Predicted 3D model of a 143-nucleotide RNA (FMN riboswitch aptamer (RFN element)) from Aliibacillus thermotolerans.
The organism belongs to Aliibacillus, within Bacteria.
RNA sequence: UGGCUGCUUCGGGGUCGGGUGGAAUUCCUAACCGGCGGUGAUGAAAUGAUUGCCAUUUCUUAGUCCGUGACCCGUAACAAGUUACGGUGGAUUCGGUGCAACUCCGAAACCGACAGUAACAGUCUGGAUGGGAGAAGUACAGC
Numbered sequence: 001u002g003g004c005u006g007c008u009u010c011g012g013g014g015u016c017g018g019g020u021g022g023a024a025u026u027c028c029u030a031a032c033c034g035g036c037g038g039u040g041a042u043g044a045a046a047u048g049a050u051u052g053c054c055a056u057u058u059c060u061u062a063g064u065c066c067g068u069g070a071c072c073c074g075u076a077a078c079a080a081g082u083u084a085c086g087g088u089g090g091a092u093u094c095g096g097u098g099c100a101a102c103u104c105c106g107a108a109a110c111c112g113a114c115a116g117u118a119a120c121a122g123u124c125u126g127g128a129u130g131g132g133a134g135a136a137g138u139a140c141a142g143c
């Protein structure tokens, strides 16, 4: 440097308060939350050197951009609940700065599987002590 490799560990957050009602963390009001990889003009540190705010390196930076996972649907295989492949898969604008921004700054918006429930759920309970995008470490083949 590196892989159709082995092993280990890690790998999701959230209903304050008020209202109606026989009943709601499900409705109204209000509150709160944001998986993983990429991109990216953010922020920080280190190093170099002509001490320039320049260069390099490292870490960090998007729920709504690109891709992706859980859930759901289908097909195939087999040992019959697993594996492989395919499908589906939510939501952002305006203003500012600037050579350049859907990522920075400001403002206003928007979105969120399935099943259950004394009443409709992103937040409660459940499948799930599961699965998982992937992350870190370690071992080893090859070069």
Stems, first nucleotide, its partner, number of pairs: 001142001003140001005139006017029003031123002033112002035068004043059006063110002072087007092108005114126003